[in-house]
RNA sequence: CUUUCAGGGCAGGGUGCGAUUCCCGACCGGCGGUGAAAGCCCGCGAACCCCAUUAGGGGCCGAUCCGGUGGAACUCCGGGGCCGACGGUGAAAGUCCGGAUGGAAGAAAG
Numbered sequence: 001c002u003u004u005c006a007g008g009g010c011a012g013g014g015u016g017c018g019a020u021u022c023c024c025g026a027c028c029g030g031c032g033g034u035g036a037a038a039g040c041c042c043g044c045g046a047a048c049c050c051c052a053u054u055a056g057g058g059g060c061c062g063a064u065c066c067g068g069u070g071g072a073a074c075u076c077c078g079g080g081g082c083c084g085a086c087g088g089u090g091a092a093a094g095u096c097c098g099g100a101u102g103g104a105a106g107a108a109a110g
Stems, first nucleotide, its partner, number of pairs: 001110005012024003026095002028084002030044004039082002048059004064080005086098003
């Protein structure tokens, strides 16, 4: 430099004319790092906001405790807890639909 790849998830039930949005309950976890494997330790991406004609620049950016093992673990094992952009919707959404057949941290190959 080129090419390819690069996000998962409401089962079952309640109320209601109407809800995968409310209630009970269920389920999900991008990328790199870290003495040892991480949604909640550090950092990054995305989303969102501002500036800019564009390219791009700047900002913002959630959540964890207890016990055990060990040389070493906020990462493993056991238990308890917590968090999740914007717009849409007959009714409030981490899980539905949409921007997105997009973009991208980054990974692999040549």

Predicted 3D model of a 110-nucleotide RNA (FMN riboswitch aptamer (RFN element)) from a marine sediment metagenome. The RNAcentral record of the sequence draws on MGnify. Rfam family: FMN riboswitch aptamer (RFN element). From the family's description: The RFN element is a highly conserved domain that is found frequently in the 5'-untranslated regions of prokaryotic mRNAs that encode for flavin mononucleotide (FMN) biosynthesis and transport proteins. This element is a metabolite-dependent riboswitch that directly binds FMN in the absence of proteins. In Bacillus subtilis, the riboswitch most likely controls gene expression by causing premature transcription termination within the 5' untranslated region of the ribDEAHT operon and precluding access to the ribosome-binding site of ypaA mRNA.The FMN riboswitch structure, reported in present an FMN-bound six-stem junction, adopts a butterfly-like scaffold, stapled together by opposingly directed but nearly identically folded peripheral domains. Rfam 15.1 lists 6,230 matches to the family in 5,120 species.